Context: one part of a larger RNA
Order: sequence, then C1' cells, then structure tokens
RNA sequence: CUGGGCGUAAAGCGCACGUAGGUUGAUGAUUAAGUCGGAUGUGAAAUUCCUGGGCUCAACCUGGGCAUGUCAUUCGAAACUGAUAAUCUAGAGUAUGGUAGAGGGAAGUGGAAUUUCCGGUGUAGCGGUGAAAUGCGUAGAUAUCGGAAGGAACACCAGUGGCGAAGGCGGCUUCCUGGACUAAUACUGACACUGAGGAGCGAAAGCGUGGGGAGCAAACAGGAUUAGAUACCCUGGUAGUCCACGCUGUAAACGAUGAGUACUAGCCGUUGGGAUGUUAACCAUCUUAGUGGCGAAGCUAACGCGAUAAGUACUCCGCCUGGGGAUUACGGCCGCAAGGUUAAAACUC
Repeated sequence: CUGGGCGUAAAGCGCACGUAGGUUGAUGAUUAAGUCGGAUGUGAAAUUCCUGGGCUCAACCUGGGCAUGUCAUUCGAAACUGAUAAUCUAGAGUAUGGUAGAGGGAAGUGGAAUUUCCGGUGUAGCGGUGAAAUGCGUAGAUAUCGGAAGGAACACCAGUGGCGAAGGCGGCUUCCUGGACUAAUACUGACACUGAGGAGCGAAAGCGUGGGGAGCAAACAGGAUUAGAUACCCUGGUAGUCCACGCUGUAAACGAUGAGUACUAGCCGUUGGGAUGUUAACCAUCUUAGUGGCGAAGCUAACGCGAUAAGUACUCCGCCUGGGGAUUACGGCCGCAAGGUUAAAACUC
C1' cells in the first nucleotide's frame, strides 16, 4: 500500500454554510468520447513456454509455433456511462391559508428574596460547627416593623415537555427577525446530495478598553482538624461572575454514534398538525412531523442496538493502523498574552 475498521478496544472534524471535485430522477431521439466486436499494421532478435532436430545423454546449439498491448489506423454495435437538443413530475423549491414553540436581537417593565443605608421597638447576645474558635455586638448587634438604594437571578407553572445546526435557550410586554410543521390547489422543472481548501457560528474559563458590583467566590488572610494540612469544615475576602465593544476558538463541545436517500415485525406512552366516526365537549380510529420506553428479524467480541439502527443497501466527506516517548520537540500559520492548530524522530517495552 492493500485488506479491515471508527457507540464502549486506535479511530466521526464541536456545528452548520459553501467553492472545486465526486455522485446524481423519468421518457424517447441523436451522437459515438468511454465500452464491446471485426480487419490491417506494428509489438526486432535473443530469452521464457509448446513442439521437432543436432552434439552417445545433459547443460548447450538449432528449426517451427504460441504468447506478449490502457498501441495506431479503419469498419461496425448502441444496452450501460458520457455528450447534445427536447419532453415530464415522483426529488428539490416557490406562492396561498393555518398551527405550536425558553429559536435569535433590541427596548421597556414586575414581584419575591439576599445585602447595605436611614428611622422605630427592644436587650445581651448573635453567628457558626461533629465540637469549637476566628468573626459580629452595650459606639446597641441578632430579632422585628417602616422607608430607601442597588445588582443579579427569575419560585410555582415544569413535563425522558418545547425550540435551535451545534454551542445553547425559561418572569412579563412591545418592536424587528430566522426556521419547522401542516392542508389543499397552482407554479418552476432535476434547480439535487456530499463537500478537500475557504469563510462563519461556537459553553465555561481567560485576555484588552470602559462601566457595574447585591449575592457567590479562584487567589489570599485568619480559625479549626491533623503527626503535618499549602486541603476537606468555619469566618472573612480580591479578581471573576453582570453590561458594551473587541479577542481567544477550546470542553467527557457526548448519543463518546458524520451528512443524505431508500427499504425492513409488532406493542405502549408523549408533543405539534390533519382526516374520519362520534356529530358541542370528551373520546376512539387512521395518518403525518418530532420525542421516549419495550421488543421480532438481523447485527454485535460482549454489553447492547433494534424504523430516531449499531439492521439491509447506495453516494460523498472526515478519521484509525501496537504501548510509551507525545496529542510533545522543531518549523509553519494564528493569537495582545495565555496558548491554539498542524505535527515528527531518537530511544524503549
């Protein structure tokens, strides 16, 4: 390399968009590049192979033949692939009417709670723990009532519920805006799938500038515990957590399962539509798009998966090749930095 693989053994890019490329629906017609067949030319000789001959045999020498090609030219075939022009509607999309939704962005706004401040009542404790202490409190705390400020998060509803490509999204109202599903028609007429590079989105932490800062809380300080305790527990507490703009580009970014299409027993839930029956509601049945639990066949090393496949097939991409060294060094690219990405070898078992 091939073969073989990628849920858990090594292996699916975090996610979608999309360029080149690869692959690509139905019908008849034309063409003849691929494809298939014939003919001619050529594929030197020697060698190899087959079959004869000559050295007494053999090695060796020698006659004849076969064979040898992504070959050239030419003549034909037209099923398949390609090409050309045309037609079609089952893929894909558009228009119209509905439906559900924490999908995204901006602005406004609400109540509970914590904290702080001000005032009232009130007096000796409060707090914390396994037990304590540090801490707070006679300069009046804790508790309780009234008022004010400010920031952050949105109890119940709430649900293997919903939405989103993923990350993710949850008080309420308004504005702007993306997608999905669905019904019946009309229209376009293959416009499709995948996608190396590329460019975009991308939790938390972190970084830059400027704000903000209630609670929580790396670092840090103190109190405990302990042989020690740079911890677990307690009292404090700064970055940070929040906002705006920019950067970073990583996660057990997980379903550890790439995307698309078709096919393949049943049963029970649940969400959004539709149809039928009932004929209001409820309910039942069917169907469709999701989302869950079992399970047949099949698959799997087993565990398990099982129409949301890890089953049966096809198309395209990514990735793996013993453990360690190492997801490192050097170099390149990116970054303000932290670092990211690409990615070896010696050596060793």
The part of an RNA shown here (small-subunit ribosomal RNA, central domain) has 349 nucleotides and comes from an uncultured Gammaproteobacteria bacterium.
Its mean pLDDT, the model's own confidence on a scale to 100, is 87.
The full RNA is in RNAcentral, with records from Greengenes.